[in-house]
Record summary: The RNA shown here (SAM riboswitch aptamer (S box leader)) has 98 nucleotides and comes from Pedobacter sp. MC2016-15. Model confidence (mean pLDDT): 80 of 100. The model forms 97% of the base pairs in the Rfam consensus.
């Protein structure tokens, strides 16, 4: 990095430091000096691996994740109209094999 499976309408924040951006890409919407991003602490959510008891349940470890559905849409298709259905891509996380 690029392949191959799964999942993505649920949940769950403070606190220091710093100080202007952030939400993958383009349009849109919004978030943000009542402090973005980022870096440390702490905590919490969730169960992919993983244990541990057995079929569903906990959650110590390995990630991961704590605004809005992946915030909506982008290509297609249908329904029949500026709407709503479903899929594809694309993006994220696990795991898995080069």
């Nucleotide at each position: 990095u690029a392949c191959u499976u799964a999942u993505c309408c649920a949940g769950a924040a403070a606190g220091a430091c710093u100080g202007a951006g952030g939400g993958a890409a383009a349009g849109g919407c919004c978030c943000u000096g009542u402090g973005a991003a980022g870096u440390c602490u702490u905590a919490g959510c969730a169960a992919c691996c993983u244990g541990u008891a057995u079929u569903u349940a906990c959650a110590a470890g390995g990630u991961g994740c704590u605004a809005a559905a992946u915030c909506c849409u982008u290509c297609c298709g249908c329904u029949a109209u500026c709407a709503g259905c479903g899929g594809a891509u694309a993006g994220a996380u696990a795991a898995g094999a080069a």